[in-house]
């Protein structure tokens, strides 16, 4: 230098053929216990890396910067 493949809550990650962003740990709070820990209930956390573009609609398609990982020479 060329090529591929990822980029979502703190964190692992889900979203069929473009149509409402969710799940589990982790935080908070209750509720069980003489307490704690397990355990159960509820809440809360997202500019879907960034910039642009199609669409009535974009995490999805396109283009382009950025990162991070793999391959090749």
């Nucleotide at each position: 230098g060329c090529c591929c493949a990822c980029g979502u809550a703190g964190c692992u990650u889900a979203a069929g053929u473009g149509g409402u962003a969710g799940a589990g740990c982790a935080g908070a709070c209750g509720a069980u216990u003489c307490g704690u820990a397990a355990u159960c209930g509820u809440c809360a956390g997202g500019u879907u890396a960034c910039c642009g573009g199609u669409u009535c609609a974009a995490g999805u398609c396109c283009g382009g910067u950025c990162g991070u990982g793999g391959g090749c020479u």
The RNA shown here (transfer RNA) has 73 nucleotides and comes from a Candidatus Omnitrophota bacterium. Rfam family: tRNA. It is annotated as a transfer RNA. The RNAcentral record of the sequence draws on ENA. NCBI's taxonomy places the organism under Bacteria, Pseudomonadati, Candidatus Omnitrophota.